[in-house]
Molecule: small-subunit ribosomal RNA
Organism: uncultured bacterium
RNA sequence: UUAGAGUUUGAUCCUGGCUCAGGAUGAACUUUAGCGGCAGGCUUAACACAUGCAAGUCGAGGGGCAGCGCGGGCUUCGGCCUGGCGGCGACCGGCGCAAGGGUGCGUAACGCGUGAGCAACAUGCCCGUGACAGUGGGAUAACCGGAGGAAACUCCGACUAAUACCGCAUGACGAUGCAGCAUCGCAUGGUGCAGCAUCCAAACAUUUAUGGGUCACGGAUUGGCUCGCGAGACAUUAGCUAGACGGCGGGGUAACGGCCCACCGUGGCGACGAUGUCUAGGGGUUCUGAGAGGAAGGUCCCCCACAUUGGAACUGAGACACGGUCCAAACUCCUACGGGAGGCAGCAGUGAGGAAUAUUGGUCAAUGGUCGGAAGACUGAACCAGCCAUGCCGCGUGACGGAAGACGGUCCUAUGGAUUGUAAACGUCUUUUGUACGGGAGGAAAAAGGUCCACGGGUGGGCCGACCGACAUUACCGUACGAAUAAGCAUCGGCUAACUCCGUGCCAGCAGCCGGUGGUAAUACGGAAGAAGCGAGCGUUAUCCGGAUUUAUUGGGUUUAAAGGGUGCGUAGGCGGCGCGUUAAGUCAGCGGUGAAAGGCGACGGCUCAACCGGAGCAGUGCCGUUGAUACUGACGCGCUUGAAUGCGGUCGAGGCCGGCGGAAUGUGGCGUGUAGCGGUGAAAUGCAUAGAUAUGCCACAGAACCCCGAUAGCGAAGGCAGCUGGCCGGGCCUGCAUUGACGCUGAGGCACGAAAGCGUGGGGAUCGAACAGGAUUAGAUACCCUGGUAGUCCACGCCGUAAACGAUGAAUACUAGGUGUUGGGGGUCGAUAGACCUUCGGUGCCGCAGCUAACGCAAUAAGUAUUCCACCUGGGGAGUACGUUCGCAAGAAUGAAACUCAAAGGAAUUGACGGGGACCCGCACAAGCGGUGGAGCAUGUGGUUUAAUUCGAAGCAACGCGAAGAACCUUACCAAAUCUUGACAUCCCUCUGACAAACUGUGUAAUGCAGUCUUCUUCGGACAGAGGUGACAGGUGGUGCAUGGUUGUCGUCAGCUCGUGUCGUGAGAUGUUGGGUUAAGUCCCGCAACGAGCGCAACCCUUGUCUUUAGUAGCCAGCAGUUCGGCUGGGCACUCUAGAGAGACUGCCAGGGAUAGCCUGGAGGAAGGUGGGGAUGACGUCAAAUCAUCAUGCCCCUUAUGAUUUGGGCUACACACGUGCUACAAUGGCGUAAACAAAGGGAAGCAAAGUCGUGAGGCCAAGCAAAUCCCAAAAAUAACGUCUCAGUUCGGAUUGUAGUCUGCAACUCGACUACAUGAAGCUGGAAUCGCUAGUAAUCGCGAAUCAGAAUGUCGCGGUGAAUACGUUCCCGGGUCUUGCACUCACCGCCCGUCAAG
Repeated sequence: UUAGAGUUUGAUCCUGGCUCAGGAUGAACUUUAGCGGCAGGCUUAACACAUGCAAGUCGAGGGGCAGCGCGGGCUUCGGCCUGGCGGCGACCGGCGCAAGGGUGCGUAACGCGUGAGCAACAUGCCCGUGACAGUGGGAUAACCGGAGGAAACUCCGACUAAUACCGCAUGACGAUGCAGCAUCGCAUGGUGCAGCAUCCAAACAUUUAUGGGUCACGGAUUGGCUCGCGAGACAUUAGCUAGACGGCGGGGUAACGGCCCACCGUGGCGACGAUGUCUAGGGGUUCUGAGAGGAAGGUCCCCCACAUUGGAACUGAGACACGGUCCAAACUCCUACGGGAGGCAGCAGUGAGGAAUAUUGGUCAAUGGUCGGAAGACUGAACCAGCCAUGCCGCGUGACGGAAGACGGUCCUAUGGAUUGUAAACGUCUUUUGUACGGGAGGAAAAAGGUCCACGGGUGGGCCGACCGACAUUACCGUACGAAUAAGCAUCGGCUAACUCCGUGCCAGCAGCCGGUGGUAAUACGGAAGAAGCGAGCGUUAUCCGGAUUUAUUGGGUUUAAAGGGUGCGUAGGCGGCGCGUUAAGUCAGCGGUGAAAGGCGACGGCUCAACCGGAGCAGUGCCGUUGAUACUGACGCGCUUGAAUGCGGUCGAGGCCGGCGGAAUGUGGCGUGUAGCGGUGAAAUGCAUAGAUAUGCCACAGAACCCCGAUAGCGAAGGCAGCUGGCCGGGCCUGCAUUGACGCUGAGGCACGAAAGCGUGGGGAUCGAACAGGAUUAGAUACCCUGGUAGUCCACGCCGUAAACGAUGAAUACUAGGUGUUGGGGGUCGAUAGACCUUCGGUGCCGCAGCUAACGCAAUAAGUAUUCCACCUGGGGAGUACGUUCGCAAGAAUGAAACUCAAAGGAAUUGACGGGGACCCGCACAAGCGGUGGAGCAUGUGGUUUAAUUCGAAGCAACGCGAAGAACCUUACCAAAUCUUGACAUCCCUCUGACAAACUGUGUAAUGCAGUCUUCUUCGGACAGAGGUGACAGGUGGUGCAUGGUUGUCGUCAGCUCGUGUCGUGAGAUGUUGGGUUAAGUCCCGCAACGAGCGCAACCCUUGUCUUUAGUAGCCAGCAGUUCGGCUGGGCACUCUAGAGAGACUGCCAGGGAUAGCCUGGAGGAAGGUGGGGAUGACGUCAAAUCAUCAUGCCCCUUAUGAUUUGGGCUACACACGUGCUACAAUGGCGUAAACAAAGGGAAGCAAAGUCGUGAGGCCAAGCAAAUCCCAAAAAUAACGUCUCAGUUCGGAUUGUAGUCUGCAACUCGACUACAUGAAGCUGGAAUCGCUAGUAAUCGCGAAUCAGAAUGUCGCGGUGAAUACGUUCCCGGGUCUUGCACUCACCGCCCGUCAAG
């Protein structure tokens, strides 16, 4: 000392990218801003620069004296002269100007870093030692005179000095040459000593203290050169190089050297990356990181390079010189046009560029530098100040108390709470900061000078010690005043701490990623209130590291996610068996040197603290040297045999190449036989055929391929290899023995092989067959199918070099449970024939343990455990594309990007859904039947159209005779007109009245109206009712069924849907619920890692079918009596019936099948038999299904109207389309006559008998009945008789006319019915489509609800009463299992291409 999160999916695991949270910055921008300390401040245009300053100094080197001051002299009082003094411009001379300061252009280099070396070097000023300074000479600037020029400046003449310059002398321990001795080393060589020859010095000044000068040696410092190692990118840069590499000899340099030159040789560098291109100053260090690393190189320090651009040298100790010179170039400026001047990458400053970076400040007080003997001068180095929140650090904006939890704001479940919030107010206190005044350190200690000591002198040391502060009105301290002068920014969907209201309504906008958020209830936009975060800052942007183990050394992978080269041989390289020895390169240890300072770390100390600063310590993982160690690796040597190889023997095979041979088939040709078709397809056609096809017989020819055997068989490195046979060649395996002695493994480049297609040349050409032609199919069909058919397919030679070249799995070695096949060898036992068994080596399959894996799976033929080597991968698309290069005849192959774009792309597995996948099963699903619809007329609903309005809703099944069990007014929601505004309806308050309603009267309207008559109770408080008023409110069939409750439809009365515990799986999930049977059924049985349970199924409920019992009125009448002949009466309750209670049916019994269970088939008995028939009953869920117009309800909207009332109209319209029905088209019928048999209901604002009138609807009158009593009420089909006789009819009844009835205020719009008359379409219905499996369909009538009236609709009731079901291939729907999947909004899915538009 190591933290994660979001995002691919319906969900899961994995792979994998994208994004976020952290830290940092020479930053910038938005917004805000009180103070101080310490730091930092052109990252861009090494772009251009106005102005000022940044390098001078020395009179103790010199000649001199322009200017100033003093002195002196002269004077006409204007001034002049005088180097005499202080001093001193310019000049000669010395030192300095090569430092300091700036910048990062160039540079990939010995430039830098680190460590060595120079036996190949230099070094002014400084220090030490030794020696010396003798004697001469000639110039020159300044000055003076003159000349040129606009200027810069230059030229000529004459004079003069020096510490300027020169000659001679002296001169070794110096230099050079010659040859010698000694010694040392590291190859050339070094050092010391002595000899000979040659050569080379100097300068003086002065105040007499001193300061300088020359030579030589030594030291110190600084520099120069050389070398090892280290540190960028690109191989789509692979070859580079003629001074190039070396030698000999010269030149040059301080010095080595091709540094340069002559000659000679032909080398040198490079895959351990030369050369080229691009980028870049390097380091100490800085940021980040757990570290390893990654990124950076601003400030400070070291080194380098540069000074407008390029080049060059001069001077000098040192430069090829930022504020020097010369040349060239560009630019700017001056000019009299002839010619000149300049270089801020010094400090300030200006313009420009840019998102962006400061003052034309003060001082030499300190530190340092240059000059000087010194005083001192100079110093934009430096120290300070100014500007900037640019950063780091510190302080403050108050502290304590204070609940009526104030006012106000916000929110809510709103008479009241919650929150802002002890926050404020208020009380007490403090004064950092601020303002004012006063005081006041330290940075200052020296140098000067004086004195003392040591000393021969130079010099050193001690003590005293004047002057000197830019900053500076300093820090700091004290006093006074007064809470006084001081808070913002971004955020609040998840990541990520922090939520509500309003506005908006896919708009405006937000956004780091996701989600997306926003389409009327937005915690996501904008505002507000509140909250959480940081705080003189906060947020945004940019960049770097981190997270990212997402380039993986630490620390990843490659069957299917990206990724194993198509295969082999083999070079370099990497790695390598056993034993012994030597060495010590790697390795390890000790010691030494170095790793500058600053920085870092831990303590300590100084500023009040901190930042900051100081002294010491440690670290700095490195490099070098030295001494040891020797296990391992290396090197060398000697051996070994187990790895590898070879020989002898045996054996195996579609291994390769060349040649020969064979039969079947196909096609073609010839000759026959034979006749009308053949061929082909889903069906056809094109095609062939009477000129004789197809078919068939014989003969012949051609080319290609080799049936059976044949196989999870064999061989080969891979590609690949198949008739038989001969030859040649390669390989594997096995056994035993012998030989060599590590000879091995892998293998970048390289070389070779390499299916099919394709290419070149020449052959060949039977079959098949791209292209092409024709025929079909189709909306089209440049396809699939058919008829033909060229290249090709075959051979020889030569190219190409790719494939899903796959086991999607590189090669080699070793190890790690088993079982079972097969193939090639060997050994053993038994049998001694076949063979069986055991064992061993090699190959090839299957199953499976451990282990591994995301899972699937792999599992001695590993995807396990290890080692070695090679190849390859790093999100998807763009793209294996473009460019470049290499190869190729071409086609093309190999190598192989980027811009841009997306937040995914992907793997495995899971649940569903789906499939013109599979298996099984069911349903009036089909089939088999019966009857309909679709055609006609009418009824009814809908669409459409129309309209003032034709109110609204329902929309595939599952809207459409539906809401509506009944629109003339009402209903009514719509339209027109009119009227009302606390309202037609509810509660509360105030005032007044005693009524209101009904009835009647009057009046009036289209209508609601208006007025009047009549008319309360009381315990006197009031109750009740009405009128008027005020405001809270009422009211809304207005919107949203996509805000909702409730209710309903549908899949579907389908058999399913789940849970607990356990088990399996990393997980989503699975198991159970699957399987074998069986059932109507997840019904039951058996089996089973499941065992149980729940909602569904079934049963329990109602009804119907049989019987028993109880009870008999209003029901019934067998027997008895009466009778008006009617169960009418007595009587009776046997029967029918009614309605209570029971019984009965359970696969209980028998037989067979089956597995003994469950169950199935048949039978008996029984009224009924295998859920007897029917009903009610509807699991988890699906469809944002339907309904805000039944009701309820959130939100929004209207409030003299979107509310309420009234009249009239409309919902009833009508070129048309559809649905559902009724009636028909007729003889199984119509009509007439007379006759028979129900059930279930209803009845008081009712049903109504009988009687009577009317042709009739119906009227009149009226008995009975609140109903097992009376009534509606006639049942009809049916049966009998008669008639009609196949026709638009004696069918059919629409439409219309006339006359009526009934209901009702009222039948015009707009009712039903009746009578008479009229008598339409229609003669059984196209494509298509619906219902029904038994008391069912069909057919016949009856009743009820709604309702004043108004059914062909709806809901019920009974009567008559069939046909058919072989069966499950197909259509539709459903269930279970399984399989595939790129679907999961789930196939009405997903998704590709073209075209068009934007």